[in-house]
Molecule: c-di-GMP-I-GGC riboswitch aptamer
Organism: Longimicrobiaceae bacterium
RNA sequence: UCCGAUAACGGCAAACCCGUCGAAAGGUGGGGACGCAAAGCCACGAGGCUACAGCGAGAAACUAUCUCGCCAUGCUCGUCGGGCCACCGAAG
Numbered sequence: 001u002c003c004g005a006u007a008a009c010g011g012c013a014a015a016c017c018c019g020u021c022g023a024a025a026g027g028u029g030g031g032g033a034c035g036c037a038a039a040g041c042c043a044c045g046a047g048g049c050u051a052c053a054g055c056g057a058g059a060a061a062c063u064a065u066c067u068c069g070c071c072a073u074g075c076u077c078g079u080c081g082g083g084c085c086a087c088c089g090a091a092g
Base pairs, nucleotide, nucleotide: 002092003089004088011036012035016031017030018029019028020027021026034078040084041083042082044081045080046079047076048075049074054070055069056068057067058066059065
């Protein structure tokens, strides 16, 4: 350095519930643990999710509303890849 123990000190926290922000996806605080050796950080590439606004179409209606489709500039680092940083030390 690679690597990752039925090791040690510790850490994080899925679903779900409550508060809160948001149009939503989702974020955040508390509770809670399915899991995680980078489940620490960065939306850089791919993927996924959402669609307020915008564009197109339609309904009924008469200018306001509703439905459908498309769309990221929004979200996700606990989808994968990449980048940066890091605790511990058995075997190999």